[in-house]
RNA sequence: GGGAGUAUAGCUCAAUGGGAGAGCACACGAUUGAAGCUCGUGCCAUGGGGGUUCGAUUCCCUCUACUCCCA
Numbered sequence: 001g002g003g004a005g006u007a008u009a010g011c012u013c014a015a016u017g018g019g020a021g022a023g024c025a026c027a028c029g030a031u032u033g034a035a036g037c038u039c040g041u042g043c044c045a046u047g048g049g050g051g052u053u054c055g056a057u058u059c060c061c062u063c064u065a066c067u068c069c070c071a
Base pairs, nucleotide, nucleotide: 001070002069003068004067005066006065007064010024011023012022013021018054026042027041028040029039030038047063048062049061050060051059
């Protein structure tokens, strides 16, 4: 320099164009003599910008960051 991919919760990952979710973690409560386990509740997210659409995590463009391949 050329090409491709990824970006969603604190972490690891889902999500047919229409209700944003799971596990772990964290906080509180129940339980216990105390803790652990277990159960219940809560908390927190779609990388930035633009476009298409009645409607975008999803489709398109661009930027940023990271990864991979070629040279």

About this RNA: This is a predicted structure of a 71-nucleotide RNA (transfer RNA) from a bacterium. Its mean pLDDT, the model's own confidence on a scale to 100, is 81. It matches the Rfam family "tRNA". By type it is a transfer RNA. The sequence was found in a public genome assembly.